[in-house]
Context: one part of a larger RNA
Molecule: small-subunit ribosomal RNA, 3' major domain
Organism: uncultured bacterium
RNA sequence: UGACGGGGGCCCGCACAAGCGGUGGAGCAUGUGGUUUAAUUCGAAGCAACGCGCAGAACCUUACCAGCCCUUGACAUGGGCGUCGCCGGCGGGGGAAACCCUGCCUUCGGUUCGGCCGGACGCCACACAGGUGCUGCAUGGCUGUCGUCAGCUCGUGUCGUGAGAUGUUGGGUUAAGUCCCGCAACGAGCGCAACCCCUAUCUUCAGUUGCCAGCGGUUCGGCCGGGCACUCUGGAGAAACUGCCGGUGACAAGCCGGAGGAAGGCGGGGAUGACGUCAAGUCCUCAUGGCCCUUAUGGGCUGGGCUACACACGUGCUACAAUGGCGGUGACAGUGGGAGGCAAGACCGCGAGGUGGAGCAAAUCCCCAAAAACCGUCUCAGUUCGGAUUGCACUCUGCAACUCGAGUGCAUGAAGUCGGAAUCGCUAGUAAUCGCGGAUCAGCAUGCCGCGGUGAAUACGUUCCCGGGCCUUGUACA
Numbered sequence: 001u002g003a004c005g006g007g008g009g010c011c012c013g014c015a016c017a018a019g020c021g022g023u024g025g026a027g028c029a030u031g032u033g034g035u036u037u038a039a040u041u042c043g044a045a046g047c048a049a050c051g052c053g054c055a056g057a058a059c060c061u062u063a064c065c066a067g068c069c070c071u072u073g074a075c076a077u078g079g080g081c082g083u084c085g086c087c088g089g090c091g092g093g094g095g096a097a098a099c100c101c102u103g104c105c106u107u108c109g110g111u112u113c114g115g116c117c118g119g120a121c122g123c124c125a126c127a128c129a130g131g132u133g134c135u136g137c138a139u140g141g142c143u144g145u146c147g148u149c150a151g152c153u154c155g156u157g158u159c160g161u162g163a164g165a166u167g168u169u170g171g172g173u174u175a176a177g178u179c180c181c182g183c184a185a186c187g188a189g190c191g192c193a194a195c196c197c198c199u200a201u202c203u204u205c206a207g208u209u210g211c212c213a214g215c216g217g218u219u220c221g222g223c224c225g226g227g228c229a230c231u232c233u234g235g236a237g238a239a240a241c242u243g244c245c246g247g248u249g250a251c252a253a254g255c256c257g258g259a260g261g262a263a264g265g266c267g268g269g270g271a272u273g274a275c276g277u278c279a280a281g282u283c284c285u286c287a288u289g290g291c292c293c294u295u296a297u298g299g300g301c302u303g304g305g306c307u308a309c310a311c312a313c314g315u316g317c318u319a320c321a322a323u324g325g326c327g328g329u330g331a332c333a334g335u336g337g338g339a340g341g342c343a344a345g346a347c348c349g350c351g352a353g354g355u356g357g358a359g360c361a362a363a364u365c366c367c368c369a370a371a372a373a374c375c376g377u378c379u380c381a382g383u384u385c386g387g388a389u390u391g392c393a394c395u396c397u398g399c400a401a402c403u404c405g406a407g408u409g410c411a412u413g414a415a416g417u418c419g420g421a422a423u424c425g426c427u428a429g430u431a432a433u434c435g436c437g438g439a440u441c442a443g444c445a446u447g448c449c450g451c452g453g454u455g456a457a458u459a460c461g462u463u464c465c466c467g468g469g470c471c472u473u474g475u476a477c478a
Stems, first nucleotide, its partner, number of pairs: 001478002003475003007472007015462002019426005026318008034309002042053002064304007073128001077127002079124006088105007108118003130293002133291003139287002141282003144278001146276001151190006157166003170181003196270004201238007210228001215225003241264001244258005320419001324378005336367003341360002346355003385416001390411007432454007
């Protein structure tokens, strides 16, 4: 100087408390451990591994296993020889395919005309290719975490033999090393804040979305004429700064209350992550040193596996019902996506779906039906709760659904009556609850990323638990 303390002081954070909803019990989904296996590829390991890499494992993916094949190789550059446009299309035989043997069609450019050059393919030998093989404790890059915490430092000066201190401590204040005052310090840098984006109000510009707002027509639909006033869309701008008033305070910074205002004292949200810590994570995104393999640890293919199942844990979904189930009526969103695509009306099917195809490269057409809501019924029961499991029959995608896809109808109807010790999230348009969209994707979502609808309760307080900041104290620790 740090680190640590079941030392002290001050102060924060859904840290506790107050409150609402969960997890831990059940069934299922998913990840992991373990076990099993020819293989169940590999990595991730307290917080910060475990719906994580996987924003899509039937083949492919695929890195694993078994079998069958290849050896200058699936890919790059270079040499020699040979053939010929290359490419492409159609076959025959063997085979699980890869691959091996073989037939047919089609068929170059330049040219000083010399099989000269260019190009492609085949063969040969060698340099080499190739490796998701090892080392993240050799590395780059990227990322997690403390932590959006308020800190981390430097120059000059001063003090100290020195390590170092001072500044950065103190009195107030703030979300903040934020600002004010004081002070052997005076300044400065990286952080904080602001500048950036979205959102809340208004103005203006622009109108193939919107509007009988005012008019006319109407087969009644902004449908037509017509018009940009409004909604909206998207550019530009205004607006909030403790600016004004009162109180308080050291006359300061600021704090409290009020006015005006769409909005107030950081308005709400996002992006943004200082010096560093964990030899944190990743050699399987990529790059890369070293080591290792070289008829194999490289390459191709078929099939299997990653989907196993006595168990154990994490994360979720659905429930255990009456603020509910079922039936009916049928109103109101927003974000997005669409050409090998989204697909309307119509017809067929109980349904998944099928036939057909208007329109739309889309504020124009389509996905699109929002769901919770309202009315009726059921009357407390393993039930008209709950839907696992299983049987039969189908639908769709795809070369192919046996291992191993999703969906539909009929039948079946399991556990489960609110969950021990323990434990998690959340302070407002939040929690809870309800549906909708998208990426990936042929198909497959309870996961992930977004969107809107309905819409709470509680916070006395900081003694205690956890994490953190500043000052101070002790130390046999560095």